Record summary: Predicted 3D model of a 76-nucleotide RNA (transfer RNA) from a Lentisphaerota bacterium. It was read from a public genome assembly. The coordinates come from a structure-prediction model, not an experiment, and the mean pLDDT is 80. Its Rfam family is "tRNA". Rfam classes the family as a transfer RNA.

[in-house]
RNA sequence: GCCAGCUUAGCUCAGUCGGCAGAGCAGGUGAUUUGUAAUCACCAGGUCGUCGGUUCGAAUCCGACAGCUGGCUCCA
Numbered sequence: 001g002c003c004a005g006c007u008u009a010g011c012u013c014a015g016u017c018g019g020c021a022g023a024g025c026a027g028g029u030g031a032u033u034u035g036u037a038a039u040c041a042c043c044a045g046g047u048c049g050u051c052g053g054u055u056c057g058a059a060u061c062c063g064a065c066a067g068c069u070g071g072c073u074c075c076a
Stems, first nucleotide, its partner, number of pairs: 001072007010025004019056001027043005049065005
C1' cells in the first nucleotide's frame, strides 16, 4: 500500500424489514438476614467512532475519514 471484519452504557455484547436504543456484569438505593455473603426489587448510566449524503424518518442504507483485529504484499 491492498483486501476483509469490527467500532452501541464503566466492561462484555445483542439490536430482525429503516419507525420508542436494550441485556448480562459492574455501580447506587431499598427489602431480606443477628450480621456479612447470597437472593430479590427499584434507580442511574448512551454525541450508537467522526463528518457528510439519501429519506417524512438512519445505530441500521451510501460515501469519505479515524481507530482496532486479521490476511495479502507475486515476477522483474